Context: one part of a larger RNA
RNA sequence: UGAACGCUGGCGGCAUGUCUAAGGCAUGCAAGUCGAAUGCUGAGCUUGCUCAGCAUGGCAAACGGGAGAGUAACACAUUGGUAAUCUACCUUGAUCUUGGGGAUAAUCCGAAGAAAUUUGGAAUAAUACCCAAUAGUCAUGGGGGGACAUAAGUCAUUCCCAUGUAAAGUUCCGGCGGAUCAAGAGGAGCCUAUGGCCUAUCAGCUUGUUGGUAGGGUAACGGCCUACCAAGGCAAUGACGGGUAGGGGACCUGAGAGGGUGACCCCCCACAAUGGCACUGAAACACGGGCCAUACACCUACGGGUGGCAGCAGUAGGGAAUAUUGGACAAUGGGCGAAAGCCUGAUCCAGCAACGCCGCGUGCACGAUGACGGCCUUCGGGUUGUAAAGUGCUUUUAGAGGAGAUGAGAAAGGACAGUAUCCUCUGAAUAAGCCUCGGCGAACUACGUGCCAGCAGCCGCGGUAAAACGUAGGAGGCAAGCGUUAUCC
Numbered sequence: 001u002g003a004a005c006g007c008u009g010g011c012g013g014c015a016u017g018u019c020u021a022a023g024g025c026a027u028g029c030a031a032g033u034c035g036a037a038u039g040c041u042g043a044g045c046u047u048g049c050u051c052a053g054c055a056u057g058g059c060a061a062a063c064g065g066g067a068g069a070g071u072a073a074c075a076c077a078u079u080g081g082u083a084a085u086c087u088a089c090c091u092u093g094a095u096c097u098u099g100g101g102g103a104u105a106a107u108c109c110g111a112a113g114a115a116a117u118u119u120g121g122a123a124u125a126a127u128a129c130c131c132a133a134u135a136g137u138c139a140u141g142g143g144g145g146g147a148c149a150u151a152a153g154u155c156a157u158u159c160c161c162a163u164g165u166a167a168a169g170u171u172c173c174g175g176c177g178g179a180u181c182a183a184g185a186g187g188a189g190c191c192u193a194u195g196g197c198c199u200a201u202c203a204g205c206u207u208g209u210u211g212g213u214a215g216g217g218u219a220a221c222g223g224c225c226u227a228c229c230a231a232g233g234c235a236a237u238g239a240c241g242g243g244u245a246g247g248g249g250a251c252c253u254g255a256g257a258g259g260g261u262g263a264c265c266c267c268c269c270a271c272a273a274u275g276g277c278a279c280u281g282a283a284a285c286a287c288g289g290g291c292c293a294u295a296c297a298c299c300u301a302c303g304g305g306u307g308g309c310a311g312c313a314g315u316a317g318g319g320a321a322u323a324u325u326g327g328a329c330a331a332u333g334g335g336c337g338a339a340a341g342c343c344u345g346a347u348c349c350a351g352c353a354a355c356g357c358c359g360c361g362u363g364c365a366c367g368a369u370g371a372c373g374g375c376c377u378u379c380g381g382g383u384u385g386u387a388a389a390g391u392g393c394u395u396u397u398a399g400a401g402g403a404g405a406u407g408a409g410a411a412a413g414g415a416c417a418g419u420a421u422c423c424u425c426u427g428a429a430u431a432a433g434c435c436u437c438g439g440c441g442a443a444c445u446a447c448g449u450g451c452c453a454g455c456a457g458c459c460g461c462g463g464u465a466a467a468a469c470g471u472a473g474g475a476g477g478c479a480a481g482c483g484u485u486a487u488c489c
Stems, first nucleotide, its partner, number of pairs: 001486001003485005010360005016353002018318001024315002027313003032059003037056009066271001068269001076195003080191003085188003090184008098132004107122006138164007146155003169176002197243003204234003209231008246268004250261004273294005296307004324350001326349003332346001333344004363393004373384004398426006407416001433478005438459003444473005454461002
């Protein structure tokens, strides 16, 4: 240290927990919500209301959550720039919200199919769709003044002309909405300089390549793309190739300089079975959306279909190795909604694991004829050792009983939880191991063994008196841990 293994194991708090197969996945859940936009179906009865559902429509689903495969790159970090840009929801300001139209889903009546699903006819609504009107501070085009820059140029600001483009209603009458423009906040795109791996047993690389003109494309600059023109561009200050790798804040170590790492937490990037593509949208080229191809798996009536846990649990597999198919939306936060509320495996909690850090306990005082037993012995004794027994005391912890929260910012409302905590009672009661003892390196004797069995990090021990092997007694060290292994400084 995200550790594993061996022996051992009392409690609590806080953290952490598939580092291996970005290998495969049964099952459940992880993104919905709005009836105060709209049409309908069903149920209930109080017969004009309530509830449930289907569908159109709106907003959300681009957040949150995961994993690090790819990537040596403007990916990241820091610094600037954008006169080359976009921005839903939110806030501020200004002005509007007029008149029409045709459809369509659910539904009803059919049809096909094993299913997934597909399909014909009929009817209908809207804040869905379309047309028209009106509008400038908008857009496009043209022109003038002025400013900035100077290489090309550009238009923030100001004036004029032409053309073009808006809207939607609902209501409980309080509001909630809709359209256009300007600004803000937050967010995003693009550009720039600098910085950070190994390899020369990789030395030359490049044809959209380098630049220009024109056009296309984009929110936007740009070979981003296309046509044409020129022949450039990069490179020992290491191009090109190969290997490895997500980057940073940070973390470990160190007096520092450095060295190593990039688990958990935060920011950015990239990915969602593999490869490609676009659609919708303010934003995606979209983990739980779509299409195509591929591999795999499943269903099939063999005609055809379905799926994507690198979300949370869980499963088998790989592995030295890593947890529950738990509770709750009470809090924090998010989506929708006017709200009540609904949803939320985000989150908050609980469960498992000495995996880590920290804290506590396994008693305290007195007690010598230094008991018995063990071990050693020069047989005198020494040691275990105040250790035990015994006497007195305490009750952390444990057990039993009782009370019982904060977390909920005005009432009520708590998953955790009868938890934390507090009070009373019982009784030393419920609780110690592991490694080592030749030197390095704290701690020594006896017996067994006899270059055997064995030890070992290095030096080295063992061939009959082994402080080095094994056992015992004793001792030393650390302690709910202790050793070993791996790895970094």
Molecule: small-subunit ribosomal RNA, 5' domain
Organism: uncultured Chloroflexota bacterium